About this RNA:
FMN riboswitch aptamer (RFN element) from Paenibacillus lentus, 154 nucleotides, folded computationally. NCBI's taxonomy places the organism under Bacteria, Bacillati, Bacillota, Bacilli, Paenibacillus. Of the family's consensus pairs, 100% are formed in the model. The coordinates come from a structure-prediction model, not an experiment, and the mean pLDDT is 79. It matches the Rfam family "FMN riboswitch aptamer (RFN element)". Its family is annotated with FMN binding in the Gene Ontology. The literature on the family includes a 2002 paper in Nucleic Acids Res by Vitreschak et al., "Regulation of riboflavin biosynthesis and transport genes in bacteria by transcriptional and translational attenuation".

RNA sequence: AUGGAUCUUCGGGGUAAGGUGAAAUUCCUGACCGGCGGUGAUAGUCCGUUCCUUGAACGGCCUUCAGCCCGCGACUCGCAAUCUGAAACUAGACUGCGACUGAUCUGGUGUAAAUCCAGAGCCGACGGUAAAGUCCGGAUGGGAGAAGAUCAAG
Repeated sequence: AUGGAUCUUCGGGGUAAGGUGAAAUUCCUGACCGGCGGUGAUAGUCCGUUCCUUGAACGGCCUUCAGCCCGCGACUCGCAAUCUGAAACUAGACUGCGACUGAUCUGGUGUAAAUCCAGAGCCGACGGUAAAGUCCGGAUGGGAGAAGAUCAAG
C1' cells in the first nucleotide's frame, strides 16, 4: 500500500423586486438553487524528455472539471419478520426484500463533444397552506458516501 473488523467526526442549496387578491415567498412577471460515487477532449502547479529554447511539443504525478451521460441515496408504495401498544377493528417503531425513481438541445472548436466554449431550454418526493424545487412539517431523523483512529491478518 491492499482488503477486513470496530469506532469517531463530517455528510443540501435556493424566490430579490414587482402584479392580482380578503388571503399567495404557492398564481402571474421575474429571481434563485443544484446531494454522493463514476466517467471525462477541462484547467492549474510541479517534474522529466525532445527541439529550431523570452518558448513550444510530448509524457508523468497530484489537485480540479456534468442538476438534465452511467449508477447510488432520499421520498413514496407493497410484502415479510421482530418489538411495542390495543377489548376489538387495528396502530406505531424497526429490519430485510421488492417496486417506483425527474430533466438537453442547437451552434462553435476538433480525429472525436453526453462533459469544453457560446446560446437557448428543461427538471426537481410526500403532508400543510390560495395551487410551493426555494416557506412550515415528518427531520435534533435517514443517507449515498467522505475523512480519520485503533486492532488483527498476510